[in-house]
The prediction has a mean pLDDT of 84. A computed fold for a 486-nucleotide part of an RNA from an uncultured Holosporineae bacterium, annotated as small-subunit ribosomal RNA, 5' domain. Its Rfam family is "Bacterial small subunit ribosomal RNA". The family has 99 seed sequences and 42,628 matches in Rfam 15.1. The RNAcentral record of the full RNA draws on ENA.
Context: one part of a larger RNA
RNA sequence: AACGAACGCUGGCGGCACGCUUAACACAUGCAAGUCGAACGAAAUUAUGGGUUCGCUUAUAAUUUAGUGGCGCACGGGUGAGUAACACGUAGCUACCUGCCCAUCGAUGGUGGAUAACUUCGGGAAACUGAAGCUAAUACAGCAUAAGCUCGAAAGAGGAAAAGCCGAAAGGUUGUCGAUGGAUGGGGCUGCGUCUGAUUAGGUAGUUGGUAGGGUAAAGGCCUACCAAGCCUAUGAUCAGUAGCUGGUCUGAGAGGAUGGUCAGCCACACUGGAACUGAGAUACGGUCCAGACUCCUACGGGAGGCAGCAGUGGGGAAUAUUGGACAAUGGGGGAAACCCUGAUCCAGCGAUGCCGCGUGAGUGAUGAAGGCCUUAGGGUUGUAAAGCUCUUUUGACAGGGACGAUAAUGACGGUACCUGUAGAAUAAGCACCGGCUAACUCUGUGCCAGCAGCCGCGGUAAUACAGAGGGUGCUAGCGUUGUUC
Numbered sequence: 001a002a003c004g005a006a007c008g009c010u011g012g013c014g015g016c017a018c019g020c021u022u023a024a025c026a027c028a029u030g031c032a033a034g035u036c037g038a039a040c041g042a043a044a045u046u047a048u049g050g051g052u053u054c055g056c057u058u059a060u061a062a063u064u065u066a067g068u069g070g071c072g073c074a075c076g077g078g079u080g081a082g083u084a085a086c087a088c089g090u091a092g093c094u095a096c097c098u099g100c101c102c103a104u105c106g107a108u109g110g111u112g113g114a115u116a117a118c119u120u121c122g123g124g125a126a127a128c129u130g131a132a133g134c135u136a137a138u139a140c141a142g143c144a145u146a147a148g149c150u151c152g153a154a155a156g157a158g159g160a161a162a163a164g165c166c167g168a169a170a171g172g173u174u175g176u177c178g179a180u181g182g183a184u185g186g187g188g189c190u191g192c193g194u195c196u197g198a199u200u201a202g203g204u205a206g207u208u209g210g211u212a213g214g215g216u217a218a219a220g221g222c223c224u225a226c227c228a229a230g231c232c233u234a235u236g237a238u239c240a241g242u243a244g245c246u247g248g249u250c251u252g253a254g255a256g257g258a259u260g261g262u263c264a265g266c267c268a269c270a271c272u273g274g275a276a277c278u279g280a281g282a283u284a285c286g287g288u289c290c291a292g293a294c295u296c297c298u299a300c301g302g303g304a305g306g307c308a309g310c311a312g313u314g315g316g317g318a319a320u321a322u323u324g325g326a327c328a329a330u331g332g333g334g335g336a337a338a339c340c341c342u343g344a345u346c347c348a349g350c351g352a353u354g355c356c357g358c359g360u361g362a363g364u365g366a367u368g369a370a371g372g373c374c375u376u377a378g379g380g381u382u383g384u385a386a387a388g389c390u391c392u393u394u395u396g397a398c399a400g401g402g403a404c405g406a407u408a409a410u411g412a413c414g415g416u417a418c419c420u421g422u423a424g425a426a427u428a429a430g431c432a433c434c435g436g437c438u439a440a441c442u443c444u445g446u447g448c449c450a451g452c453a454g455c456c457g458c459g460g461u462a463a464u465a466c467a468g469a470g471g472g473u474g475c476u477a478g479c480g481u482u483g484u485u486c
Base pairs, nucleotide, nucleotide: 001485002484003483005482006481007480008479009478012358013357014356015355016354017353018351019350020316025314026313027312029311030310031309034071035070036069039068040067042065043064044063045062046061047060048059049058050057051056078269079268080267088193089192090191091190092189093188094187096186097185101182102181103180104179105178106177107176108175109143111141112140118133119132120131121130122129123128149158150157151156163174164173165172166171195241196240197239202232203231204230207229208228209227210226211225212224213223214222244266245265246264247263248259249258250257251256271292272291273290274289275288294305295304296303297302322348324347325346326345330344331342332341333340334339361391362390363389364388371382372381373380374379397422398421399420400419401418405413430475431474432473433472434471435456436455437454441470442469443468444467445466451458452457
């Protein structure tokens, strides 16, 4: 000098930041990922019109709801357990992929069989589930076509698609398929850099290389078969310990040392371990399956769960906040749109946790009042300090007005910031220290006791070092102590 600090005493206001460093311990409750009826078939309700045997039925429109289907759920948000590694940083490389988006070229013809919802009958305590029957699609599967495309030396062979909405129509619009290029995002490889220990010296059999094949979006022992015997290592291999990495941050004149909280980039993880599925993308925090531990429900047959999302609870701890408001802004997902969703985000609440700013009054006022303390008893000091007189009104209170943030509309914040007026010195000072280092001195009490102390050291009857008082010094809404780093 610094801090994501804590503790003690004290505490007026505002702005901007920051706030589980410990148990990656366990979690009650609510919310955190939906959306599309302009892809599809149903059901219910309401309104209007027609029919009516007054039971209802039919058409249209609107609303709602599960279901099929599409896109999203791989983003955003959290945490740092693991990882000493191409994980990260930096500089290069390419054998690769890339939904949505942009540009260009071409196509969008004709068929079919199912299935959920629904109905009926079951099973089960529940979670859920079985059978039969019915139906639709931008769901699914063939057929046709193939400029580009793929395979092939060539000949040749192979492979697509989906419709919806508006309109009387013409047409328009949103899509769908094939291909090329771009953009964006990713995969992979390499050089260099990246902690401690030798009281860790040898390590390695898919190991190192080759051939052939498989596999992948893709190079490659990535995998398999065969062949060779290599490969790493005192320039520290292997092993062990510790650790997410960086931009940065703190300190320092610098070199360096320490550190990686908030913010930003990358990585890893999602109760523990393992596995794949779907998909452009995951080996997927709020998906699936298996095993395990734990918790809960149970009719004992069987089931359900995963806050290292936002709040919140218990526990641990010296220690760290509200079960708040809003989608108004910025952004994200879906939708043609209206709009819906968004604990991302924007705000508010709590905390002197930090930084910065402001205030707690200003001028005048000597008989140097009273009181306190000291005293050589004369006086000195507290001290212009107070009182008194004259002013001011920041902050706060009350009243009135009242934004920017929002280009037309839409404001959670918020009747907030800010402005104006009214009354009134009114509502607002502490903490540590005073032997030397180190700015600041006397009295009383105590008597090696009680105690102090960072170091030196004080205290055994005149203690500037203990305790109290008066006075003083320093900092100030803080001041000290402790811890850690330079």